[in-house]
Context: one part of a larger RNA
RNA sequence: UUGGGCAAAAAGUGUCUAUAGGUGGCUUUUUAAGUUCACUGUCAAAUCCUAAGGCUCAACCUUGGACAGACAGUGAAAACUACCAAGCUAAAGUAUGGUAAGGGUAGAGGGAAUUUCCAAUGGAGUAAUGAAAUGCGUAGAGAUUGAAAAGAACACCAACAGCAAAAGCACUCUGCUAAGCCAACACUGAAACUAAGAGAUGAAAGUUAAGGGAGCAAAUGAGAUUAGAUACCCCAGUAGUUCUAGUCGUAAACGAUAGAUAUUAGGCGUUGUGCGUAUCAACCUAUGCAAUGCUGUAGCUAAGUGUUAAGUAUCCAGCCUGGAGAGUAUGUUCACAAGAAUAAAACUU
Repeated sequence: UUGGGCAAAAAGUGUCUAUAGGUGGCUUUUUAAGUUCACUGUCAAAUCCUAAGGCUCAACCUUGGACAGACAGUGAAAACUACCAAGCUAAAGUAUGGUAAGGGUAGAGGGAAUUUCCAAUGGAGUAAUGAAAUGCGUAGAGAUUGAAAAGAACACCAACAGCAAAAGCACUCUGCUAAGCCAACACUGAAACUAAGAGAUGAAAGUUAAGGGAGCAAAUGAGAUUAGAUACCCCAGUAGUUCUAGUCGUAAACGAUAGAUAUUAGGCGUUGUGCGUAUCAACCUAUGCAAUGCUGUAGCUAAGUGUUAAGUAUCCAGCCUGGAGAGUAUGUUCACAAGAAUAAAACUU
């Protein structure tokens, strides 16, 4: 390479947009590039295969022939791909009417708790643990009551519930704003799918500058435990956690399962929205579409999965090829740095 794979064995880019490229609905027409057919020419000889023959046989040698193709030319065909032209509406999109939601962003408001401070009551412990000690406390702690300040997070509702491309999103209200779903079927008429390179976004931690700092808490200090204890336990406690503007670009960024389309038994829920029946209305009951779960047939499978496939098929891009060395060295690109991306070999087994 051919082939085989990618939930857990090696392997799904964290996610999205989109360029090149690849692939692409239905009907009719044109051309004949691909395609198919016929003929002609060429593809030296030797070799290989094959039928005979010659050396006593064989190796070897001689003569003849063919398969399978390739390239070029000429002529023909027009189903398929492509091209030309004209249409269509099922995919796709726009407009209309509804609708649900922790989607995003900005602003305003709220209460519980915690800590600190002030005042009052009161008078000896408190706090912690397996047990203690360090700690706090007669300079009045802890406890109780009242007033004040600050920062961070939003109990119950809360749900295998909802929304978002993912990361993620929850106290309440308001402004602006994106996407979805359903209904009816007005319009466009293949304008679609995927996506190298590229761009955007991307938890936490880290980093730069200016604020903020209640609680928690790497580092650090002290007390215990222990043979030791650079830990687990305890008392303190700084970066950080928070906000604004940048930066970083990684996670078990997980459904460990790329995206799109079609198709293949049911049953039971939940969310959104229609329709039929029913009705004063709410229930009840049957059912469609979209989303989200459980169970399960066929199939695939080892467990399991199973219309939200890991079944059956098609298209496109990514990735894998024994372990260790190693996601390392070196080089390059990016970054303020920390580091990130790309990515080997020797040696060894």
Model confidence (mean pLDDT): 86 of 100.
A computed fold for a 349-nucleotide part of an RNA from Erythrophleum fordii, annotated as small-subunit ribosomal RNA, central domain.
Its Rfam family is "Bacterial small subunit ribosomal RNA". Gene Ontology terms of the family: ribosome and structural constituent of ribosome.